[in-house]
Molecule: SAM riboswitch aptamer (S box leader)
Organism: Cytophagales bacterium Ga0077538
RNA sequence: UACUUAUCCAGAAAGACUGAGGGUUGGGCCCUGUGACGUCUUAGCAUCCUACUUCUUUCCCCAAAGAGUGUUGUGCUAAAUCCCAUCGCGAACAAACGUUUGCGAGAAGAUAAGUA
Repeated sequence: UACUUAUCCAGAAAGACUGAGGGUUGGGCCCUGUGACGUCUUAGCAUCCUACUUCUUUCCCCAAAGAGUGUUGUGCUAAAUCCCAUCGCGAACAAACGUUUGCGAGAAGAUAAGUA
């Protein structure tokens, strides 16, 4: 970098340094000198991987599944992946073009595990 699978309306921030942008593209809407982004330290969240458990079930054992702990490798700690973008089926308004909106699917993206 490419591919496969799973998840994405839950959860969790303080301090130091720096000093103007940030939320990936467009539109919208937000955060931000009451200090953004970034770096570091400490803390926390989650349970994908890993490890463990005098727990439960199947069960002779092995083993498997569940539950739990939160050890390891990651990840994460404003807002649903902040919302919309493409397609399908509806609803409301409108003479019509259209506008708004609900549901479902998809695309793109993020993270994890695996493969090349």